[in-house]
RNA sequence: CUCGACAAAGGCAAACCGGUCGUAAGGCCGGGGCGCAAAGCUACGGGCCGGGUUGGUGACAAAACGGUCGCCGGGCUGCCGAAA
Numbered sequence: 001c002u003c004g005a006c007a008a009a010g011g012c013a014a015a016c017c018g019g020u021c022g023u024a025a026g027g028c029c030g031g032g033g034c035g036c037a038a039a040g041c042u043a044c045g046g047g048c049c050g051g052g053u054u055g056g057u058g059a060c061a062a063a064a065c066g067g068u069c070g071c072c073g074g075g076c077u078g079c080c081g082a083a084a
Base pairs, nucleotide, nucleotide: 002084003081004080011036012035016031017030018029019028020027021026034070040076041075042074044073045072046071047068048067049066050065053062054061055060
C1' cells in the first nucleotide's frame, strides 16, 4: 500500500413517527434502528425521481432546471491491524 477479522475502541443511522422548509422529488431537527468498513465528503459520469417547457392524435419523447452519494462508478480524506 492492497486487504477486511465471530478482534478492539468507537462512528453513522433505514423504515416509521413528530416538528419544520420546499409546488414537488426531497432536505433539516428530534425520536427510532434496518443495516453500513467509508452508510465520511464531493453532483464529475451514468441511473432513478420531481415540477414546468417544447414536440406528438395519443401512448410517450427531448433538452434544460431541481433532487438523490444508504443506486452504481469516479475523485478526495479517514480508525484498527488478524489472515493473505